RNAcentral holds the full RNA, with entries from SILVA. Small-subunit ribosomal RNA, central domain from a metagenome, 529 nucleotides, folded computationally. Its Rfam family is "Eukaryotic small subunit ribosomal RNA". Rfam links the family to the GO terms ribosome and structural constituent of ribosome. Its mean pLDDT, the model's own confidence on a scale to 100, is 80.
Context: one part of a larger RNA
RNA sequence: UUGCAGCUAAAAAGCUCGUAAUUGAACUUCAGAUCUGGCUAGGUGGUCCGCUUAACGGCGUGUUUACUGCCUGGCUGGGUCUUGUCUCUUGGUGAACCUUGGUGUCCUUCAUUGGAUGCUUAGGGAAACCAGGACUUUUACCUUGAGAAAAUUAGAGUGUUCAAAGCAGGCCUAUGCCUGAAUACAUUAGCAUGGAAUAAUAGAAUAGGACGUGUGGUUCUAUUUUGUUGGUUUUUAGAGCUGCCGUAAUGAUUAAUAGGGAUAGUUGGGGGCAUUCAUAUUCAGUCGCUAGAGGUGAAAUUCUUGGAUUGACUGAAGAUGAACUACUGUGAAAGCAUUUGCCAAGGAUGUUUUCAUUAAUCAAGAACGAAGGUUAGGGGAUCGAAAACGAUCAGAUACCGUUGUAGUCUUAACAGUAAACUAUGCCGACUAGGGAUCGGGUGACCUCUUUAUGAUGUGUUGCUCGGCACCUUACGAGAAAUCAAAGUCUUUGGGUUCUGGGGGGAGUAUGGUCGCAAGGCUGAAACUU
Numbered sequence: 001u002u003g004c005a006g007c008u009a010a011a012a013a014g015c016u017c018g019u020a021a022u023u024g025a026a027c028u029u030c031a032g033a034u035c036u037g038g039c040u041a042g043g044u045g046g047u048c049c050g051c052u053u054a055a056c057g058g059c060g061u062g063u064u065u066a067c068u069g070c071c072u073g074g075c076u077g078g079g080u081c082u083u084g085u086c087u088c089u090u091g092g093u094g095a096a097c098c099u100u101g102g103u104g105u106c107c108u109u110c111a112u113u114g115g116a117u118g119c120u121u122a123g124g125g126a127a128a129c130c131a132g133g134a135c136u137u138u139u140a141c142c143u144u145g146a147g148a149a150a151a152u153u154a155g156a157g158u159g160u161u162c163a164a165a166g167c168a169g170g171c172c173u174a175u176g177c178c179u180g181a182a183u184a185c186a187u188u189a190g191c192a193u194g195g196a197a198u199a200a201u202a203g204a205a206u207a208g209g210a211c212g213u214g215u216g217g218u219u220c221u222a223u224u225u226u227g228u229u230g231g232u233u234u235u236u237a238g239a240g241c242u243g244c245c246g247u248a249a250u251g252a253u254u255a256a257u258a259g260g261g262a263u264a265g266u267u268g269g270g271g272g273c274a275u276u277c278a279u280a281u282u283c284a285g286u287c288g289c290u291a292g293a294g295g296u297g298a299a300a301u302u303c304u305u306g307g308a309u310u311g312a313c314u315g316a317a318g319a320u321g322a323a324c325u326a327c328u329g330u331g332a333a334a335g336c337a338u339u340u341g342c343c344a345a346g347g348a349u350g351u352u353u354u355c356a357u358u359a360a361u362c363a364a365g366a367a368c369g370a371a372g373g374u375u376a377g378g379g380g381a382u383c384g385a386a387a388a389c390g391a392u393c394a395g396a397u398a399c400c401g402u403u404g405u406a407g408u409c410u411u412a413a414c415a416g417u418a419a420a421c422u423a424u425g426c427c428g429a430c431u432a433g434g435g436a437u438c439g440g441g442u443g444a445c446c447u448c449u450u451u452a453u454g455a456u457g458u459g460u461u462g463c464u465c466g467g468c469a470c471c472u473u474a475c476g477a478g479a480a481a482u483c484a485a486a487g488u489c490u491u492u493g494g495g496u497u498c499u500g501g502g503g504g505g506a507g508u509a510u511g512g513u514c515g516c517a518a519g520g521c522u523g524a525a526a527c528u529u
Stems, first nucleotide, its partner, number of pairs: 004500003008480001012497001014368001016366002021361003025254002031082017048062001049060004087134007097124003101120007138200003141195002144192002153184002157167002169178003210247003214244009258358001259355003263350002266347002271343004277321002281317008292303002329336002373414006383407001387403004425496003429488002432472003437467008448457001476483002502529003511522004
């Protein structure tokens, strides 16, 4: 690993990208005809046996451990062709077979004329073997074989008295004879062998491609022969490079309900920058009327004739964006809601567009990442940790109330965590019925708008692709709650990543690393139960 689990019991990294790694669409020889072997099953004969017959012959549920003819099947090997290489080549041995010569036998003929069958000579003879040479896509996988120490294990034989064991032992007619000490398994790697499905790998696209009965050029090497020796050159033979010609169906697989790109009209509270509006809050100014106002369960702290609270009119500031707002949208997640403009990006849809495996998931490594926190500026209306006070209370360092610093907002940087939750990884396929809804496309019908019969848009109703969800069922799953996924799982394997293994100790100690710090990431053990 076969073969666990991960919504809630331990356990899916907050989210996306991404290298190594793992995994990865389909397609290229199928099919037919024919010849010839092997193994095997069945049937029916013969040889053989029995009975019978003078003989030919006839009969027999006689025999099958033997040999064999015919027929019908099954499994399987090989050759040839359609059509398609099986490496090419040198030398040797050379079966079957073919050709040639010689020579026997038989038949035949006028005749060594023809035929059949032997022996033999010479030649040819990829059936097979041996020894070389030139090259060959490379593996995985399966098969068979050799090899792999014994003991052990399984297992055969054998009456250790049985057995665990042991490798012995058994027999007459005994100066002996006979028989064992088997066999299997032995996995990875390596060697040899056959197969060619499956999975990889390579090949001809700027042809520097293949082949050749070809033909030139050029470079190198040198055996033999030219009477001998030496030199040079040619011929010849071999090797390398290169030009021309010829041969060929000359050479580019599909276009994945995989993926990327282009394109068209859209779509969204997606992002950034600028701009704009709204009311509320607090404060300030002016005016008005007044004694209370706040706040609470009840109060008090608090503010008030120096006019609080409240009303009206102005102004300022910083924040925020109600209702519309939904089981709606969008974004990788965190998240995102006043108007308008600009900038770049995204999704889905449409498409008889293009590329052609470019893909999926991902250690390492990156980007983003609520709130709170940190640093340096700005800003400081509101709310408000800390703090103070008033209450409550047995006490209250709380809940309630009045103040109120940091903070809350913003810029530049850190930090990198949340019940970052759908407590549910991502990609792919299948399995069920329904009505809504959002975005695109496409039909049908009418209605409204504009100006009119058009055309857009609004509306109604189908279909379709892609979303967010919901309802009903359970063929299915689950410990259940429940779940169209949490199904297609003991009938267990689609691909891939991460994590968990009783409760505590403990996300602690220690080490490493990151951080200004707070802390983050990684992360035990003793002990206890």